Annotation
A computed fold for a 75-nucleotide RNA from a Hadesarchaea archaeon, annotated as transfer RNA. Its mean pLDDT, the model's own confidence on a scale to 100, is 81.
[in-house]
RNA sequence: GGGCCCGUGGCCCAGCCAGGAUAGGGCGGCGGCCUUCUAAGCCGCAAAUCGUGGGUUCAAAUCCCACCGGGCCCG
Numbered sequence: 001g002g003g004c005c006c007g008u009g010g011c012c013c014a015g016c017c018a019g020g021a022u023a024g025g026g027c028g029g030c031g032g033c034c035u036u037c038u039a040a041g042c043c044g045c046a047a048a049u050c051g052u053g054g055g056u057u058c059a060a061a062u063c064c065c066a067c068c069g070g071g072c073c074c075g
Base pairs, nucleotide, nucleotide: 001074002073003072004071005070006069007068010027011026012025013024020058029045030044031043032042033041051067052066053065054064055063
């Protein structure tokens, strides 16, 4: 220098190829029910400008461009 993959709540991971309006699941946290108490179980709540900026579009986590960070390969 070139190529590929990854980046989404506190943690882990779907969703991206094929755009559609409240971004979902598990663990964790908080509150309640149950229990003598705890655990388990059940119910509810909070928490993500989807790495950053720009573009396309009525509409972008999703498509396009540049950049940032991490990993791998080629030279």
Notes: The organism belongs to Hadarchaeia (SeqCode), within Archaea. It matches the Rfam family "tRNA". Its family is annotated with triplet codon-amino acid adaptor activity in the Gene Ontology. Rfam classes the family as a transfer RNA.